[in-house]
RNA sequence: GCCGGGGUAGCUCAGUUGGUAAGAGCGCGUCACUCAUAACGACGAGGUCGAGAGUUCGAAUCUCUCCCUCGGCA
Numbered sequence: 001g002c003c004g005g006g007g008u009a010g011c012u013c014a015g016u017u018g019g020u021a022a023g024a025g026c027g028c029g030u031c032a033c034u035c036a037u038a039a040c041g042a043c044g045a046g047g048u049c050g051a052g053a054g055u056u057c058g059a060a061u062c063u064c065u066c067c068c069u070c071g072g073c074a
Base pairs, nucleotide, nucleotide: 001073002072003071004070005069006068007067010026011025012024013023019057028044029043030042031041050066051065052064053063054062
C1' cells in the first nucleotide's frame, strides 16, 4: 500500500429486510428477605449506536470520507 472482520450502557455482546419510546447478561443503586452477610426476588439509574457528511417522510441499519482495532496479502 491492497483486501476483509469489528467499533452499540462500566464490561461481554444482540439488534433479521430502514419504521413505535435502542435491548440482554454481568456490574452499579434502592427496596424486600435475614440476627447479619451472601445468594435468590422486585424496582431503578446509566447510551451524541467510533467521528463527520449524504440519501430518505424516517438511519444503529444504506452511501461517502476519516479515526481506532483485529486478521490476510504484498

The RNA shown here (transfer RNA) has 74 nucleotides and comes from a Candidatus Staskawiczbacteria bacterium. The coordinates come from a structure-prediction model, not an experiment, and the mean pLDDT is 82. Lineage of the source: Bacteria > Bacteria candidate phyla > Candidatus Staskawicziibacteriota. The sequence was found in a public genome assembly.